Overview:
A computed fold for a 574-nucleotide part of an RNA from a Candidatus Staskawiczbacteria bacterium, annotated as large-subunit ribosomal RNA, domain V. It matches the Rfam family "Bacterial large subunit ribosomal RNA". NCBI's taxonomy places the organism under Bacteria, Bacteria candidate phyla, Candidatus Staskawicziibacteriota.
[in-house]
Context: one part of a larger RNA
RNA sequence: CCUGCGGCUAGACGGAAAGACCCCGGAAGCUUUACUGUAGUUAGAUAUUGAAUUUUAAUUUUUGAUACGUAGCGUAGUGGUGAGCCUUUGAAGCGGAAUUUUCGGAUUCCGUGGAGGCGCCGAUGAAACAGCCAUUUUUAAAAGUUAAUAUUCUAAUCCACUUAACUGUGGUCACAGUGUUUAAUGGGCAGUUUAAAUGGGGCAUUUGCCUCCUAAAGAGUAAUGGAGGCGUUUAAAGGUUGGUUAGGUUCGGAUGGAAAUCGAACCGAUAGGGCAAAGCCAUACACCAGCUUUACUGCAAGACGGCUAUGUCGCGCAGUUGCGAAAGCAGAACUUAGUGAACCGACGUGAUUUCAUAGGAAACACGAAGAUCAUCAGCCAAAAGCUACUCCGGGGAUAACAGGCUAGUAGAGCCCGAGCGUCCAUAGCGACGGCUCUGUUCGGCACCUCGAUGUCGGCUCAACUUAUCCUGGGGGUGGAGCAGCUCCCAAGGGUCGUGCUGUUCGCACGUUAAAAAGUUACGUGAGCUGGGUUCAAACCGUCGUGAGACAGGUUGGUCCCUAUCUACCGCAGG
Numbered sequence: 001c002c003u004g005c006g007g008c009u010a011g012a013c014g015g016a017a018a019g020a021c022c023c024c025g026g027a028a029g030c031u032u033u034a035c036u037g038u039a040g041u042u043a044g045a046u047a048u049u050g051a052a053u054u055u056u057a058a059u060u061u062u063u064g065a066u067a068c069g070u071a072g073c074g075u076a077g078u079g080g081u082g083a084g085c086c087u088u089u090g091a092a093g094c095g096g097a098a099u100u101u102u103c104g105g106a107u108u109c110c111g112u113g114g115a116g117g118c119g120c121c122g123a124u125g126a127a128a129c130a131g132c133c134a135u136u137u138u139u140a141a142a143a144g145u146u147a148a149u150a151u152u153c154u155a156a157u158c159c160a161c162u163u164a165a166c167u168g169u170g171g172u173c174a175c176a177g178u179g180u181u182u183a184a185u186g187g188g189c190a191g192u193u194u195a196a197a198u199g200g201g202g203c204a205u206u207u208g209c210c211u212c213c214u215a216a217a218g219a220g221u222a223a224u225g226g227a228g229g230c231g232u233u234u235a236a237a238g239g240u241u242g243g244u245u246a247g248g249u250u251c252g253g254a255u256g257g258a259a260a261u262c263g264a265a266c267c268g269a270u271a272g273g274g275c276a277a278a279g280c281c282a283u284a285c286a287c288c289a290g291c292u293u294u295a296c297u298g299c300a301a302g303a304c305g306g307c308u309a310u311g312u313c314g315c316g317c318a319g320u321u322g323c324g325a326a327a328g329c330a331g332a333a334c335u336u337a338g339u340g341a342a343c344c345g346a347c348g349u350g351a352u353u354u355c356a357u358a359g360g361a362a363a364c365a366c367g368a369a370g371a372u373c374a375u376c377a378g379c380c381a382a383a384a385g386c387u388a389c390u391c392c393g394g395g396g397a398u399a400a401c402a403g404g405c406u407a408g409u410a411g412a413g414c415c416c417g418a419g420c421g422u423c424c425a426u427a428g429c430g431a432c433g434g435c436u437c438u439g440u441u442c443g444g445c446a447c448c449u450c451g452a453u454g455u456c457g458g459c460u461c462a463a464c465u466u467a468u469c470c471u472g473g474g475g476g477u478g479g480a481g482c483a484g485c486u487c488c489c490a491a492g493g494g495u496c497g498u499g500c501u502g503u504u505c506g507c508a509c510g511u512u513a514a515a516a517a518g519u520u521a522c523g524u525g526a527g528c529u530g531g532g533u534u535c536a537a538a539c540c541g542u543c544g545u546g547a548g549a550c551a552g553g554u555u556g557g558u559c560c561c562u563a564u565c566u567a568c569c570g571c572a573g574g
Stems, first nucleotide, its partner, number of pairs: 001574007010566003014561002022395006028387004034192005040185009050153004055148011067136001077135005084118003093112008158171004195207003204224001208230006231376001232274001233333002238292007247267006272281002275338001277336003296319004302313003308377001321330003344370001347367004352363004402449001403447001404445003408442001410438006419429002456531001457529003461523001462520005469494003472489006496510005537555004541550003
């Protein structure tokens, strides 16, 4: 060196299982004051379903009563007719009773009485309750109808017993039951929804429009980049004609002050333009006054901008107006925000159509109010959650471990040297600052790995680094000696035990020459463990209406692999 055998398990990001954590898409189960339904329940109406009475209400008919401004014999409802009417079939008057009342009277009945009482005429807007007809208000009685209420009945129905029988007896009773229909309730059950962006996701925030910067001197230009505004307002703050010029500083001046009003000089737009910012504005777009409604109708050459759709500007023509002497100007506002596509559509107009037909309904054409449709190019008229009981498809397009990059943070070194060190910057320290290094902390990024790279600590076995804890050799000393401090060289060897805790760490106790710091996938689970963390069960606290949740606590909880190759340890043969 080759071959074989026996071992070991560090590596082959070893094998096994299309990661269960995380995210994205989908599903399922569960919850509820999510949405929409629905079984069920409750109530009403109606059919099955009939009779009688009471009370109340409404209505109709009949009979009777009732009707008061002032003037007027007086309690004049309204209209018509009307010259007569009532009366021994009992008038006036008187007595009594009842009803009504505006308290003055009116009406009816009974008794007495025994022959008269009213109208026509004057007063009044209107003439006689003289008579008759019709009608209105209020009211009384009777009858009818309807509705409600309460009670009673029996013949439907129903129940018990019974019968060959829906036969018979008894009870209940128009209730109940059943059918149809309307409303309420209804996680009991069902179907679904529960936005996106996002230096992982969640929480927070944002989502449309306007202004500035970023923006790199045309336009445009991103970020959870830096700053702010809008979801209107105005009948004048619009149009036109004419006129005017702010604001500040200094000085002077009664009350009067930093600042009111007055005067002068100087600066020159700093003022003002309803509101944010930017641009613009003195010929003023600023301020004041007169007259007014162009804050018009029908169009529109031509442009800007833009994927599209929206959006923006507008010469000029016709009509009709306003202002101005006129030329002219005016189709809102100094400009850029002040907003919403379709569908639906109250309402309005219409010599249109269809159906129905005494009324009306629908369609069509034109116009049109109505959106925090604000997730603002707007899904449906209509919508919240939990899952550790979970499942599927995917992702290293995206998090947690480890690695990588980086080095803010961390650790280490060097420079300067204010100052401390009695004196003296540098024995030992060293502010304010500066320059580097390391890749042991906490981070940032998201580059391999989600068809799997097993995660803390302990046990076992270690290999390496030196920025050295001990042992070794030196320099300095604020080194007398001893003991120290600090720096340089140095990695050969070494670097403890116990108690508490799952602990690493830490604290305590007792030792030691010393009880160093790190790297090795925070070395090491195909070597062990499984106490912690991190499934399913359960308890407590807190949160939540609830399902459930909690880097809150607590008890319990399956750790697989017969070694092919490399590496390593042995043995044998050639």